[in-house]
């Protein structure tokens, strides 16, 4: 530090994803050790059981035991239980942070200190006894003690009251004197004292209570508040206060956000972050708040008090039903919740508390162990060598890689681990160690016990194969999977990290995507429609005070842990531990004085007021004009008119349309008129008067910052709509009617109602748009125009040059993604103020304010996508333009479509009708020829190493082959007479081998699949004229330029021009063949002159000659020539497009079949037939048809051929067979034509289908299924509808030959001569194609895209009768406990009085005190309301869903521009 992802591609906004870092986590595979941390984030739920606070006998009396020293023990009695551990529920608050106050306050124990401690009295617990009660418990009567309780003295001193002094900030402090009033407890001893007790004064430590500042979201919460907000006076408190009460006032707070509603324990500091923030508050430390929920107090130095008390509620337990216990948010534990958190553990050794004179007891606080890879740290799982590169594995172009020095093996270590043996520091100290026989040390064994998990399309390090086949899965984004998946499984190899890895939440971060740093608003999301203007922000020049803001010292604070740095202690390292360092904020305090602010005073440059002109469709009112439309009335006048693309409705013979003439009445102002004025905007257009705003421009002059801008606020504001009343010509929403049309609720046409007009009143929106918010300065020009003034110049504002102000254009720098802005900025700068943060839901809900209503304004969520969007580029495309081409249209001329027939093709049928080809560019195509064969198909019979090839094993001896015969349709199956070949060798088929046989493995074979896995090869835009490069300029960029422009051409053919300059594939030329000539040479004509054949040459280049055009490429005309502007044809087909054809020509990856999806044979089939298409053939006739006669060809073939002459047959054809391996014989007489003749316009003397029958030829074979003859038969068809095809000259139409496949079969197919036209004005229109331009939302490129309704599914939401829950106030009734207050006849021992019968009673004072009352009160009860939810028949619109259904809105002039 950045990446993916919108597009064919770019740039850019913009959002979405990823890499990192952290974690009190869980979760899923895995799992060796050890230290040091942590460990209920959820139910503040609800506990069983033990433990978490007790101590002192040296305060007291007793009670038990005793070893007679003493020790134990319930209770009064102290002090302690207000610490310490928990938890975070409540809390938005002086709770916390921080800084200050406290003259308004309090403090047990400690500590300094002063001073004191005399002397008396009267009760009670225990305890003894009687009793109630299941129990807690408790009641009466009796004894007793004290450092319990309580008069009395004394007063250093304290407190109050008086006087006075000194200091100070106020009530305060100190002090003199005078008065009133105020205390105590004893224990204990070694006798020395120790500990306590009182009453002061100071300290340290602690607290309470005050203040400034800062401390989260919502305005869809705007207005709260009555003890409120202040004073007095009295209460109450340790103290100040409405803290409480009683009276007076009538305040207090709030857009700088009250009030209320949500969330929240603050904080130091943690995680992140470059920083600034952001986000967090778990361990650990400081503060707070809470203890089952809710009130309350009481003790006491300190609680309204976790393991205290009382009352209320809920909940649990115990009961004898009458009453009682309780409170783990202490440590452990259970149970529930939950994705989830431990041990019912040692132990007071240490650290710390409590209480004691101490010993000492008590301490789940704490050490310390235990369980958990939960996190961090630290170590190991071996080290060296070791090549045949082993075996497997995996992959293979079969050669090899690859797992790999990795194993095996060979030496070595022993961290760790087992085993033994020694053995701690921590203790201060004489004793005392839970941990712990722990660390650690030393000895032995032996590589021994110890690796796993993600990922491998890109981002992002890492690739093969199989399997799967849009299946089944994967996914953070983008996206993978439909037969060849690096994206899914699984292997094998690799890559990361490592006792761990990965996935999942969650926060930072990337993200400058809320932009202080640091972002933006003409079109991407965003400028309020547009003025006045309050709050506020901000503000000209100079002097001057002050020093609030700034700026610097210094002091004090910022608590310790955290952080950072150097040491040090644990083998290191986490972790500990010393030291240093840092310091935002804040307070006090000294000082500076530029800036900003404060006070004063001045200026005049902003603003602004007078004075004088000046333009104008600025606003208001009232008024007058004329054109022109309709209606009415008359006149003329007849059949029409209207009105459209065409045409109807309509209107008209009851007199229209036209026309003259008169009149009614409403609307709006032609011409001038102008990217021309005027207003702030909306907006204003005859004309004349009135009222009225504001603007410019000129010369002095006056005021003297009196400005900008402007949240609320308040006013203006176009159509259209609404409300009362008018008014009403034309125009037109609904709406009818006619056309259009598949429909047409529309676009066109005839009517036509609201409204358009006016007054009053509302509405408040708009593409309200310069899509650009005001102000003010600054920054190059040019040119038009409106309004002014000024100089010059003149008769004169007629020129011309200068200035202001205003409205366009163009264009410098800059500035923007581009477009484009550019003194009217979209440059450069200051100030204001509104607005924006992905699309879509959604200019929507739902609450609230405005409206009469329509509806505005304000404005969300939930669920959803991965894009939505700006601009430009390069295509393709338009029922956009423009130029040009082409049998493309037109102009011809001949066809097709209509009949019959051929053949091909759908279609049906079939056992099979074998398969492809399918718009142009399948459809007489593959097929250059289906009776067997071919043949790939059915049926039916056979084979199985096979019909064919190559290897290997093994094997057989009259071997391989192989005739009679037998079965059978062949094939095949027996069956076996004869009987071989090649090389060596041998007396010798005697031997071995080869080949060939036969078993068998390997493979053979496949027209089976996929042309969308492919090579090659075709077609097609198209023989169109384009289609690229290099180098340079230009654009950020895709791209562009070059290729565009002017000519011209058949052409990117050339010429000019030119930021372009070359170049390459293509155009053309080169090649062929035809025509003119010449030469050579000639087998075959004919006699070689000539034609002709075969070769080589020559010729044609716009070369000459006019004329046009730019002096140019060209174009037009002539002349010569056989030929003239490419001389006709041929071959030749850039870049590329159709996933175009073709796996059945052929190659070929992969898959499939392997006694069959191969081979073989016989027979069918491809030849089927209601039909529809497509190329043809014959015709329909007289330009014909029949008959006779009579001429002229050329290509091209021929030995398993072509075949003459003769001969036979009415003919097919037969018999013969010369010539010829060909310019030499044959095919081979050409036919259209031409002469003659018949025929006379008909279904014929046309046409010839069909059928009969007789024969011919090919072949083994013509039945299904071939050709040709003869004769008989004579269908349909009288020149063809929408429509549609071919051809521009030796063409087209007619004619007829030849081949090629082929035994045999063309009307097909390639060629061949032969006779031989018509037409083209032109490019408007159809089709196709080139080049520019424009517009796009289209890139699968219009056969595109893309709306909305409707049906279906699923989600989330709004409404809705109601239904049901939470909160929190609120009004009233009741009203515990307790405090306070009041009474208190009952009850009381001490103190005083008083009698008496006097160690006592009695009475009565002073004091208390049970009860009662009485304010306040928690909880409960009724009641109406106000937030939030939850759910509800039905019901609205939203989203998303495979190929549904209806129509075509948009997007090109999207076919009626389109949007608000």
């Nucleotide at each position: 530090a950045g990446a993916g992802u919108u597009u064919g591609a770019u740039c850019c906004u913009g959002g979405c994803u990823c890499a990192g870092g952290a974690u009190a986590a869980a979760c899923g595979c895995u799992g060796g050790c050890g230290g040091u941390g942590u460990g209920c984030u959820u139910a503040a739920u609800g506990c069983a059981u033990g433990c978490a606070a007790g101590u002192c006998g040296a305060a007291c009396g007793g009670u038990c035991c005793u070893u007679c020293g003493g020790g134990a023990c319930a209770g009064u009695g102290g002090c302690g239980a207000a610490c310490g551990g928990g938890u975070g529920a409540g809390u938005a608050a002086c709770a916390c942070g921080u800084a200050a106050g406290u003259a308004a306050c309090c403090u047990g124990c400690c500590c300094c200190u002063a001073a004191a401690u005399g002397g008396g009295g009267g009760a009670u617990a225990a305890c003894u006894u009687c009793g109630g009660g299941a129990a807690a418990c408790u009641g009466g009567a009796g004894c007793u003690a004290a450092u319990a309780c309580u008069g009395c003295a004394u007063g250093u001193g304290g407190u109050c009251c008086u006087u006075c002094c000194a200091c100070c900030c106020a009530a305060g402090u100190g002090g003199c004197a005078g008065g009133a009033u105020u205390a105590a407890a004893g224990c204990c001893u070694u006798c020395g004292g120790g500990c306590g007790u009182u009453u002061g004064g100071g300290g340290a430590g602690g607290g309470g209570c005050u203040u400034g500042c800062g401390u989260c979201c919502g305005a869809u919460u705007a207005g709260c508040u009555a003890g409120u907000u202040g004073g007095u006076g009295a209460g109450g408190u340790a103290a100040u206060g409405g803290c409480c009460c009683a009276c007076c006032a009538a305040g207090g707070c709030a857009a700088u956000g009250a009030u209320c509603g949500g969330u929240a324990g603050c904080u130091g500091g943690u995680c992140u972050g470059a920083g600034a923030g952001g986000a967090u508050g778990g361990c650990c430390a400081g503060c707070c708040a809470c203890a089952c929920u809710g009130g309350g107090a009481c003790u006491g130095a300190g609680a309204c008090a976790c393991g205290g008390c009382c009352c209320a509620g809920a909940c649990u337990c115990c009961u004898a039903c009458g009453g009682g216990a309780g409170g783990c948010a202490g440590c452990a534990g259970c149970a529930a919740g939950g994705a989830a958190u431990a041990u019912u553990g040692u132990g007071c050794a240490a650290u710390g508390g409590g209480c004691g004179a101490a010993a000492g007891c008590c301490u789940g606080a704490c050490a310390c162990a235990g369980c958990g890879a939960c996190a961090c740290c630290g170590c190991g799982u071996g080290g060296g060598g070791g090549a045949u590169g082993a075996a497997g594995g995996c992959c293979u172009u079969c050669g090899g890689g690859u797992u790999g020095u990795a194993a095996a093996c060979c030496c070595c270590u022993u961290u760790u681990c087992u085993c033994a043996g020694g053995g701690a520091a921590g203790a201060a100290u004489a004793a005392u160690g839970a941990c712990g026989g722990u660390a650690c040390c030393u000895g032995a064994g032996g590589a021994a016990g110890a690796a796993g998990u993600c990922u491998c399309g890109g981002c992002u390090a890492a690739c093969u194969a199989c399997g799967u086949g849009c299946c089944a899965g994967c996914a953070g984004c983008c996206g993978c999977g439909g037969u060849a998946a690096u994206a899914c499984g699984u292997a094998g190899g690799a890559g990361g990290c490592a006792a761990g890895c990965g996935u999942u939440a969650u926060c930072c971060g990337g993200a400058u995507u809320u932009a202080u740093u640091g972002g933006g608003c003409g079109u991407a999301a965003a400028g309020c429609g547009c003025g006045u203007g309050u709050a506020g922000g901000c503000g000209g020049c100079u002097c001057u005070u002050c020093a609030a803001g700034u700026c610097g010292g210094a002091u004090g604070u910022a608590a310790a842990a955290u952080c950072u740095c150097c040491u040090g202690g644990c083998u290191c390292a986490a972790c500990c531990a010393g030291g240093a360092g840092g310091g935002a904020c804040c307070a006090u305090u000294c000082g500076a004085u530029a800036c900003u602010g404060c006070u004063g005073g001045g200026c005049u440059a902003g603003a602004g007021u007078u004075c004088a002109g000046c333009a104008a469709a600025g606003g208001g009112a009232g008024g007058u004009g004329g054109a022109a439309u309709u209606c009415c009335c008359g006149g003329u006048g007849u059949a029409g008119u209207g009105g459209u693309g065409a045409a109807a409705u309509g209107c008209g013979u009851a007199g229209a349309u036209a026309u003259c003439g008169g009149g009614a009445g409403g609307a709006a102002c032609a011409c001038c008129a102008g990217u021309g004025g005027c207003g702030a905007a909306g907006g204003c257009g005859a004309c004349c008067u009135c009222c009225u705003g504001g603007g410019c421009u000129g010369c002095a002059a006056c005021u003297g910052a009196c400005g900008c801008u402007g949240a609320g606020a308040c006013g203006c504001g176009a159509a259209a709509g609404c409300g009362u009343g008018g008014g009403g010509a034309g125009c037109g929403a609904a709406c009818a009617g006619g056309a259009u049309u598949a429909g047409a609720u529309a676009c066109c046409c005839u009517g036509g109602u609201a409204g358009u007009c006016c007054a009053c009143g509302c509405c408040g929106u708009g593409a309200a748009c310069g899509a650009u918010g005001g102000a003010c300065a600054c920054u190059a020009g040019g040119u038009a125009u409106g309004g002014g003034g000024a100089g010059u110049a003149u008769c004169g504002a007629c020129c011309c040059u200068c200035u202001c102000c205003g409205u366009g254009c163009c264009g410098u720098a800059g500035c923007u993604a581009a477009c484009g802005c550019a003194u009217u900025a979209a440059g450069u700068g200051u100030c204001c103020c509104g607005c924006c943060u992905g699309g879509g839901g959604a200019c929507u809900a739902c609450g609230g304010c405005c409206g009469c209503a329509a509806g505005g304004c304000u404005a969300a969520a939930a669920c959803u996508c991965a894009a939505a969007g700006g601009a430009a580029u390069u295509g393709a495309c338009g029922g956009g333009g423009g130029c040009c081409c082409g049998c493309a249209c037109a102009a011809g001329c001949a066809g097709c479509g209509g009949a019959g027939c051929g053949u091909g093709u759908g279609g049906u049928u079939u056992a099979a009708u074998u398969c492809g080809a399918u718009g142009c560019a399948a459809c007489a195509c593959g097929a250059a020829g289906a009776a067997c064969c071919u043949u790939a198909c059915c049926a039916g019979g056979g084979c199985u190493u096979g019909a064919c090839a190559u290897g290997c094993u093994g094997g057989a001896a009259g071997u391989a082959g192989a005739a009679a015969c037998c079965c059978g349709a062949a094939a095949g199956g027996g069956g076996g007479a004869c009987g071989a070949c090649c090389u060596g060798u041998u007396a010798a088929g005697u031997c071995a081998g080869g080949a060939a046989c036969c078993u068998g493995c390997a493979c053979a074979g496949g027209u089976g699949c996929u042309g969308c896995a492919u090579g090659g090869c075709u077609g097609u835009c198209g023989u169109c004229a384009g289609c690229u490069c290099g180098u340079g300029c230009c654009g950020u960029g895709a791209g562009g330029u070059g290729u565009c422009g002017g000519g011209u051409u058949a052409a990117g053919u050339c010429c000019c021009a030119u930021a372009a300059c070359g170049a390459g594939c293509g155009c053309a030329a080169c090649c062929c063949u035809c025509g003119u000539c010449g030469c050579u040479a000639g087998u075959u004509g004919u006699u070689u002159u000539c034609u002709c054949u075969a070769g080589c040459g020559a010729g044609a280049c716009u070369g000459c000659c006019c004329c046009g055009c730019a002096a140019a490429a060209c174009g037009g005309g002539g002349a010569g020539g056989a030929a003239g502007g490419u001389g006709g044809g041929g071959a030749u087909g850039a870049c590329g497009u159709c996933a175009a054809g073709u796996c059945a020509g052929c190659a070929u990856g992969g898959c499939c079949c392997u006694u069959a999806u191969g081979c073989c044979c016989u027979g069918g089939g491809c030849u089927a037939c209601a039909c529809a298409c497509a190329c043809g053939c014959u015709a329909c006739a007289a330009u014909g048809g029949g008959u006779g006669g009579u001429a002229c060809a050329a290509u091209a073939g021929g030995u398993g051929g072509c075949a003459a002459u003769g001969g036979g047959g009415c003919g097919a054809c037969c018999c013969g067979g010369a010539g010829c391996u060909a310019a030499u014989c044959c095919u081979u007489u050409a036919a259209a034509a031409c002469c003659a003749u018949c025929c006379u316009c008909a279904g014929u003397a046309c046409a010839g289908a069909u059928u009969g029958u007789a024969g011919g030829c090919u072949g083994a074979a013509a039945c299904c299924c071939g050709c040709c003859u003869g004769c008989a038969u004579g269908a349909a068809g009288g020149c063809g509808g929408a429509g549609u095809u071919g051809c521009u000259a030796g063409u087209a139409a007619c004619c007829g030959u030849g081949u090629a496949u082929c035994a045999g079969c063309a009307u097909g197919g390639c060629g061949c001569g032969g006779u031989g036209a018509a037409u083209a004005c032109g490019u408007u229109c159809u089709c196709g194609g080139g080049c520019c331009u424009u517009g796009u939302a289209c890139a699968c490129a219009c056969c595109g895209c893309c709306c909305g309704u409707c049906a279906c599914g699923u989600c989330a939401u709004g409404a809705a009768a109601g239904u049901u829950g939470g909160c929190a106030a609120c009004a009233c009734c009741u009203g515990a406990a307790g405090u306070c207050g009041a009474u208190g006849g009952g009850c009381c021992a001490a103190c005083c009085c008083u009698u008496c019968u006097c160690u006592g009673a009695a009475g009565g004072g002073a004091g208390g005190u049970a009860g009662u009352c009485g304010c306040c009160g928690a909880a409960g009860g009724u009641g109406g309301g106000g937030c939030c939810g939850a759910u509800g028949a039905u019901u609205g619109g939203g989203a998303c869903g495979a190929a549904g259904u209806c129509g075509u809105a948009a997007c090109a002039a999207g076919g009626u521009a389109a949007c608000c």

Source information
The RNA shown here (small-subunit ribosomal RNA) has 1460 nucleotides and comes from an uncultured bacterium. Model confidence (mean pLDDT): 85 of 100.